[in-house]
This record gives sequence, C1' cells and structure tokens, in this order.
RNA sequence: CCUCUGGAGAGCAGGUGUGUCGCCGUUCGCGGCGGGCAUCUCACCGACGGGGCAAGCCCUUGUGGGCCAAGCUCUCAGGUUUGAGGACAGAGG
Repeated sequence: CCUCUGGAGAGCAGGUGUGUCGCCGUUCGCGGCGGGCAUCUCACCGACGGGGCAAGCCCUUGUGGGCCAAGCUCUCAGGUUUGAGGACAGAGG
C1' cells in the first nucleotide's frame, strides 16, 4: 500500500421553492397526499479531513519567541434513519 471483516455518535426536525415520480379525486381548469431535489432556520454529533494546546527541547538579558501528540479540545469543513462515509482493530497479501 491492497483485499476482506468488524466499526460509534447526533433531527425519522420545521419552513420555503421547484418541477418531477407515484396515488387519489376531478367540473379535465386543477386540487390533495406522499416521496425526490434545492435552499433557509434552529437544535445537535464527532472516529474522514482541518485548527489549538502539555510535558519536554531550543534560542534569549528577559515577563519573550520557536518546535511540539492525542480516542483531549474547537466544531471550519463534514455528518444527524439505513445508505454512504468512518478514526481504529483483526486476518491475509
């Protein structure tokens, strides 16, 4: 690095628009319901990614500066009912 397996968390949220799919009704004009897509609002999650920091080390006259990890932390991006992603773990190559 590749393959396989396992793999959490948080809304089954609300509104608007769209034009399309299905169903029902129709006075054939259209209307209603459900789904899809886009967008907005609030609430939340944290294990792709990203930001921050400790001890410690280095420089320095110095109260200063630099380097510096994460399953910590922040939630920028991302995610919140089924489908994908997924840190990480196991097996094989």
Glycine riboswitch aptamer from uncultured Actinocatenispora sp., 93 nucleotides, folded computationally. The RNAcentral record of the sequence draws on MGnify. Model confidence (mean pLDDT): 78 of 100. Its Rfam family is "Glycine riboswitch aptamer". Rfam links the family to the GO term glycine biosynthetic process. From the family's description: This family represents the bacterial glycine riboswitch. NCBI's taxonomy places the organism under Bacteria, Bacillati, Micromonosporales, Micromonosporaceae, Actinocatenispora.